[in-house]
Small-subunit ribosomal RNA from an uncultured prokaryote, 1485 nucleotides, folded computationally. RNAcentral holds the sequence, with entries from ENA. The prediction has a mean pLDDT of 83.

RNA sequence: AGAGUUUGAACCUGGCUCAGGAUGAACGCUAGCGGCAGGCUUAACACAUGCAAGUCGAGGGGUAACAGGAAUAGCUUGCUACUUGAUGACGACCGGCGCACGGGUGCGUAACGCGUAUGUAACCUACCCAUUACUGGAGGAUAGCCCGGGGCAACCCGGAUUAAUACUCCAUAACAUUUCAUUUUGGCAUCACUAUGAAAUUAAAGCUCCGGCGGUUAGAGAUGGGCAUGCGUCAGAUUAGAUAGUUGGUGAGGUAACGGCUCACCAAGUCAACGAUCUGUAGGGGGCCUGAGAGGGUGAUCCCCCACACUGGUACUGAGACACGGACCAGACUCCUACGGGAGGCAGCAGUGAGGAAUAUUGGACAAUGGGUUAUCGCCUGAUCCAGCCAUCCCGCGUGAAGGAAGACGGUUCUAUGGAUUGUAAACUUCUUUUUUAUAGGAAUAAACCUAAUCUCGUGAGAUUAGCUGAAUGUACUGUAAGAAUAAGCACCGGCUAACUCCGUGCCAGCAGCCGCGGUAAUACGGAGGGUGCAAGCGUUAUCCGGAUUUAUUGGGUUUAAAGGGUCCGUAGGUGGACUAAUAAGUCAGUGGUGAAAUCCUACAGCUUAACUGUAGAACUGCCAUUGAUACUGUUAGUCUUGAGUAUGGUCGAAGUGGGCGGAAUAUGUCAUGUAGCGGUGAAAUGCAUAGAUAUGACAUAGAACACCGAUUGCGAAGGCAGCUCACUAGACCAUGAUUGACGCUGAGGCACGAAAGCGUGGGGAGCGAACAGGAUUAGAUACCCUGGUAGUCCACGCCGUAAACGAUGAUCACUCGACAUUGGCGAUAAACUGUCAGUGUCCAAGCGAAAGUGUUAAGUGAUCCACCUGGGGAGUACGAUCGCAAGGUUGAAACUCAAAGGAAUUGACGGGGGCCCGCACAAGCGGUGGAGCAUGUGGUUUAAUUCGAUGAUACGCGAGGAACCUUACCAGGGCUUAAAUGCUUUUUGACAGGCUGGGAAACCAGUCCUUCUUCGGACAAAUUGCAAGGUGCUGCAUGGCCGUCGUCAGCUCGUGCCGUGAGGUGUCGGGUUAAGUCCCAUAACGAGCGCAACCCCUAUUCUUAGUUGCUAGCAGGUAAUGCUGAGGACUCUAAGGAAACUGCCCGCGUAAGCGGAGAGGAAGGUGGGGACGAUGUCAAGUCAUCACGGCCCUUACGUCCUGGGCUACACACGUGCUACAAUGGCGCAUACAAAGGGCAGCUACCUGGUGACAGGAUGCUAAUCUCUAAAGUGCAUCUCAGUUCGGAUCGAAGUCUGUAACUCGACUCUAUGAAGCUGGAAUCGCUAGUAAUCGCGCAUCAGCCAUGGCGCGGUGAAUACGUUCCCGGGCCUUGUACACACCGCCCGUCAAGCCAUGGAAGCUGGGAGUGCCUGAAGUCGGUGACCGCAAGGAGCUGCCUAGGGUAAAACUGGUAACUAGGGCUAAGUCGUAACAAGGUAGCC
Repeated sequence: AGAGUUUGAACCUGGCUCAGGAUGAACGCUAGCGGCAGGCUUAACACAUGCAAGUCGAGGGGUAACAGGAAUAGCUUGCUACUUGAUGACGACCGGCGCACGGGUGCGUAACGCGUAUGUAACCUACCCAUUACUGGAGGAUAGCCCGGGGCAACCCGGAUUAAUACUCCAUAACAUUUCAUUUUGGCAUCACUAUGAAAUUAAAGCUCCGGCGGUUAGAGAUGGGCAUGCGUCAGAUUAGAUAGUUGGUGAGGUAACGGCUCACCAAGUCAACGAUCUGUAGGGGGCCUGAGAGGGUGAUCCCCCACACUGGUACUGAGACACGGACCAGACUCCUACGGGAGGCAGCAGUGAGGAAUAUUGGACAAUGGGUUAUCGCCUGAUCCAGCCAUCCCGCGUGAAGGAAGACGGUUCUAUGGAUUGUAAACUUCUUUUUUAUAGGAAUAAACCUAAUCUCGUGAGAUUAGCUGAAUGUACUGUAAGAAUAAGCACCGGCUAACUCCGUGCCAGCAGCCGCGGUAAUACGGAGGGUGCAAGCGUUAUCCGGAUUUAUUGGGUUUAAAGGGUCCGUAGGUGGACUAAUAAGUCAGUGGUGAAAUCCUACAGCUUAACUGUAGAACUGCCAUUGAUACUGUUAGUCUUGAGUAUGGUCGAAGUGGGCGGAAUAUGUCAUGUAGCGGUGAAAUGCAUAGAUAUGACAUAGAACACCGAUUGCGAAGGCAGCUCACUAGACCAUGAUUGACGCUGAGGCACGAAAGCGUGGGGAGCGAACAGGAUUAGAUACCCUGGUAGUCCACGCCGUAAACGAUGAUCACUCGACAUUGGCGAUAAACUGUCAGUGUCCAAGCGAAAGUGUUAAGUGAUCCACCUGGGGAGUACGAUCGCAAGGUUGAAACUCAAAGGAAUUGACGGGGGCCCGCACAAGCGGUGGAGCAUGUGGUUUAAUUCGAUGAUACGCGAGGAACCUUACCAGGGCUUAAAUGCUUUUUGACAGGCUGGGAAACCAGUCCUUCUUCGGACAAAUUGCAAGGUGCUGCAUGGCCGUCGUCAGCUCGUGCCGUGAGGUGUCGGGUUAAGUCCCAUAACGAGCGCAACCCCUAUUCUUAGUUGCUAGCAGGUAAUGCUGAGGACUCUAAGGAAACUGCCCGCGUAAGCGGAGAGGAAGGUGGGGACGAUGUCAAGUCAUCACGGCCCUUACGUCCUGGGCUACACACGUGCUACAAUGGCGCAUACAAAGGGCAGCUACCUGGUGACAGGAUGCUAAUCUCUAAAGUGCAUCUCAGUUCGGAUCGAAGUCUGUAACUCGACUCUAUGAAGCUGGAAUCGCUAGUAAUCGCGCAUCAGCCAUGGCGCGGUGAAUACGUUCCCGGGCCUUGUACACACCGCCCGUCAAGCCAUGGAAGCUGGGAGUGCCUGAAGUCGGUGACCGCAAGGAGCUGCCUAGGGUAAAACUGGUAACUAGGGCUAAGUCGUAACAAGGUAGCC
C1' cells in the first nucleotide's frame, strides 16, 4: 500500500466482500513448563451457612467465664467443696471514640450529574498541628445487679437499690455571640475590616503508676466538604410551543449557608428554531481500542467524582448520614409460630439455586502496607498480602544438536522392464542436559515495630549493640546425579491468498467470506499422499475501528451515473467596494496559574531475558488570568465614487389588463339550380340521401381560432405571449454623467405567481373531442382505422399547485484565445465599412470532463450564499402531521430482499430502419410436382422381430454402387466357452485329420474303423489352467479423420506507424470501377499474408511429329458387295508437343482504372464454354455402425455357431421418381446417323429350334482388330377423338433363366384380363444455350434381381429476360438498441401455487407517565397539653403536608386478532405481448 465482483471486452459511477489490529469473550480440536495480569458483560433475580466493625478496665458500677493468691471445711497431704474483686483479666450493662472510612454495584440520572475554569464579602469542618485563657461548687436520677410477673419465642412489665469523663443547676469569663455609638482602611456592589466605649448572654470532668493523659473557651492553620457561576457534555421536529410557585418584587419563616427553599401579598412575567417542552437511550471523567492524522467506537480491570443498598417514603443521632452489615412506616417476597404474634434483606468475601454461549475456593495470614480503638502492649480488619482453579490475555523457554545415501523398507504417484516424492527424514554413530526426576544447600521481603542494655543529651528525642516476630515457604535460586531421556498440534491448499496430485461421488451428498464449485475425467464436495501457514496453541463465531476520500474540516459531489428547489420577491441569518483615524472582541506573541496520580512517549534502572515494575524527564495539543503587537476581520467616527439606486432624453418588443373592430374558413337555417348517389377506407361497413342529399349560388345566424408576414426573430422571473386598434400598467436597453453615497449579494422559514388536466357557481357551445354507441380489423380487439358523440375545450369569479415546470445545467460578482451570423441602441448625415454597449445563435483554442461533450450565454479559473445527493428494489409507499370541496398535494420511514442497479463509449448481432449492389431471387418464358396407377424412401401403426443411423433449409431413390440363404447388426428355438490370429505359462495325452453308423432342421452330439516322427534332448498335435482375446454394447456433448451448409459469397487477418485513458480504431473508409478487398484516384498510413484471378484437366482453331488394330485422295489388284489386298500419309482420326486472345489495334467517353461501339481482324472477344480447386469462421451440424481412439460397461455372454423368420407387415400421411391421360399421338412395315464404356466362370458374330423369354450348336476376341450396338428421325400405310387400336395397373393359366433353394420374397416371356386416369385445388420446383425439353446408349454393384435409382455418353434442339418496386438469400456503408446463449434475443402485468416480513382492522390484553376527586401510615413542623416530671421536657389529643391505595376520563406506546391490502422471493403453471429496432399505433412525464 491494496484486491475480488456489474461487461463479449473497456472506461467510469457505485454498492457488496476480503486481507490488518483489538476483546473481561464464547465454541471446536489439541495441550509440556514458568512469569505477569485478568475472571457474572445475562436476572439491581432469589439466597442456606460461615466470616466482613469494633475497641477502651488508665471513665464507671461491677464479677457470668478463665487464671491465680489468701482464708475456711472435708480430709485418701495434694485433691474436692465453699468464701473472698485485694490481683491478672473480663461476659453483659452505663459511658467515650469509631460505625458517614474501607469494600460492592451501575438501578436511577441528559442533570451544575460529570469535566474544566472561577467565586464563596453567602458557609461548615470531629480527630491532627501551633497558640490563648481556664478546669471552682452543688444536685437528682438511671442501666446493670436483686426480687416478682407475662410470653412458644422475639421480648416485655412491675418493685427495691446504685455509679460515672452519663444528665442538671450555680459561680467565674472574653480577643466569643447579639445590640448601640464613634472611627480606619478596602471592595464593582450587597458590604467587609481596624480601634475604642456601653449593655446583655454562654464553659468545663475527671483518671493516674504522679511522668502524664484528658476536659472547656477563643481565634488561627491543615484536611474534608456544602453552595453558586461561565463553557463543554447522545438521538429524534413523523415532539413546536412550554410554564401558576411558574418569572420577578416586598415581608416573614427555615438552613451551616445564598436562594420560591417555604409561606402571605403584589406584578405578569420566564423559556424556545443558537431547538424550549416531550419521547427514547445512557452513570460521567482520567483513560482503552483503532486510525498517518482528523476522527470513529468504547467506559471491564486501576484512579477520581456521582448515584444506589429488597421497592417506596420518613426522620433521629451525630462534626459529618436522611446512614449497605442503624431506626420507623407502607408494599412485595421468604422463614419461624403454641395462630395470639414475630424475624429477615450478600449490588461486602467465599458459597448455593436460577438465567445464560459464558466467568473461579464455603482456602491461609494479619508477617508487610493501610484503617479503627487504646497512654501502651495489644485487639479487630474477606481492606490488604498470599495461595487454589481457568491456555482468558500478554511475555519467555522447551519438545534436542552434529554427522549420516544402499537416497533403505513402507506409503503416494507417473509418460510404469523405470523414474519422482516422502527424504538427512528414519535406522545408525557421536554430543549436549534448558526442561524432567532424584538428592543436597538455601535467601531477600524485618528499614522497622517490640524487649533489654549502653551512649549523646535531657523532664523529650536521637544513635549504637544484642535479642525477638515470615502467611506465602523449605518457595525463588544454586550445586550434584541419571538419561534424548517426559513433551505437537491446528487450520488451510480454485482466485483474492502462501500451498497439487490420486481415488470416491455424479446438480446427489455436500462446500461457500465474495466471485462461485458439484449434472462421469471436480487442484472448489469426502478420503488419502504431498505441500503451505502459525505454533502450546490453531481455527470458527460475535463485536469495534481500519481499509471506506463509502458523510469528504483535513478530504466528495449534483448536464447524461444518486443529486439544482417550477419561478420571483423578501424576513432572520451568512457575506460584502475605496481611503483615514480610534479601539483591541476575533487573531498573534510573551509570562503566570492550573491541566491529580496512573496510562502513552523518551532515557536509565530492577527481576537470567521479556512481559511486568521502578526513578527521572517530556507530554497532557485544554481552560483561566495578565502584559504586549495591530497587518487582516470586527466595532465606532469621518470621507469617496467605481457597486447599487435616482433624474433627463431617446429607442424597442407576440410583456400584462380591459374595451372596440375585421375578414377567411367551418357549421346551421331559409330560398334557388340540379339528380342519384354522397361520405369514408388498405378494403369496407355503420352514417347521410328520391320526404331531394353531395355539389353550386344568394342571404342570415353562431362560436372559436387568427393563413400569408414568420425567422436559426423578439418580449417576459418562470409558466408563457401572435389579426387590427384604443386606454391603462410594467420592463429592458442606449446616451448624458446631473443626483444619493455602499443604500449591495444571497436567502432557512414566509408571501406571491405558476402549462395542461381536474373541481365549484353562472354563462356559452361552431369546430375538435376523454367517456359512451355503432361499423370494421382480429384467434380475441374493452385498441390502433371509420361514422356519430357527452363532459371538456371558450368567458367571468373562486379553488387546485403539479409536469421530461428541461439548457435534465441555482443566484450574483470578477477574470480567461479567436471566427462568423443576427436583434436593439449610440458615435451629426450613408445602403457600405468600422468602433462600442446590451442581447440571441453557430463553430473552435487552452482548460475541464468517465466519455459524449462544454468552451466569455462554461460543464474553465476564483469568491459569497442557498438547495439537494450517498447501492438497487420495497417506495415517493405505510403511519403520523398539515393543506384541499374532492381528486389529491407537501413532509416522508421501516421490516424484508438482491450483488448488483446505473452512465458514456466499443465490437458484433439484429430491425416489420435507411442507402448502394449482386444471385433463375422476383419478373418474362419453357417444362414439371401437388390429382391417377405403380416404384422407392420416411413417418406412424403393427409385430416375437419389423436391426441401427440420417430428421428445416443442410433427413426422406440418404449410409445401401444391388436384404430369397449369406449379407444381418433384429426375433424365436437349438448349441459352444474360445471360431480365427498371436505369444507365454501349468498339467495331461499320443495323436490330429479322415472314413463309416445313429440321432438331429442344421450346428452339433454319441459310437466305431484307421492312426505319429525321433539323433530319445525333443518336435508336432490335441485337451487343459491363467493371462490374453472378442463386443455393429454406451458416450459424435471426451476425440482424430472424413464430410454437409452458409458459399465459389468476397471476404478474413497481420507487422510497423498514427489516433484513443481504454475496449478499440485507422489500414479494409471516401470517389469511381469490377464477376471479385478486381483495379485506379484520393488518403496517417506504409507494406504483407490467407482468399479472388492465374498456373492444372477437358473442349473449340491450327501447326509439327508419328502412322497400327485407325483412314483411303491418287495408283494397282480383287469381289455380288465391303480399305478386302498391294501401296500411301494427302484427308478424317488417334496422341504427344507447340501456336493462338492480351481490351493488343481503331473510334468515342473518362485524370486513371475502365466502359461503350452486332467496329476491324480472327476458329474463338472481353473470365471463349465446362471441370478440379472451397479463406478466417458458423451450426457442441453429421458420423464411436467405414476406420482409429480416451473413458465406462459385458465375459458359460451384450462373445460366437446354426435352422427358420424378420428388415418386403399396412386403416393412414409425406418426400423423390416412373408411366400416362393421347393425333406434335398409337400401331404396322421399310429405312439413316452416335458417343462413351464393358467383355474369358466373359461378350458372342453366324446357323438351327421355339410366337417369345431362351435353348442347342458354332466362330472371333484378353480387344482402335472380335463383340455388346441405338432411339427419337425419315418414307409409306392405318386409327379419327372414344375411357378409344389411348393407358397399362390388377389378376388367371402356361413358361424361360439364375441359383443348394424363387412359399413368405426374384426378374423375364407368351396368352388372356383391361383398373384409375380425359392435364390435376391451395401451393410449389428446375432452367438463361448446345441450356431447358425430348430420344435412346453404356457402366458400377451383381449368381440373379425388385434399376423407374445413381454415375456417365451422345442424338434432336427451343422460348424469354422490360427491369430491380416487391418475395428469398447474400455483400458493403450508415443508423437505433434495454440483444451478447446475440430476435428462436430480451422482457411486462393479471391470475393460480408455496414461503417471508409489513400496513389496515371489529375486538382482546399489557406498560410507563401525567391530570381530577376520595382516602391516607410513619414522620418533621405548628397548636394544645387538666396527665408525668423540681425543672428541662414528655405522654396524649389535634392541624398542614406526604409514600402508598382506590376511582374517573382522556392521551402515549407495545403484544395479539377473524378478516383484508399491497410488497418481496421461488429452473421449467395460465392468459396475452406493453417496452427494447420506426418493437410493428415512436416512446416518455
Notes:
Rfam family: Bacterial small subunit ribosomal RNA. Gene Ontology terms of the family: structural constituent of ribosome and ribosome.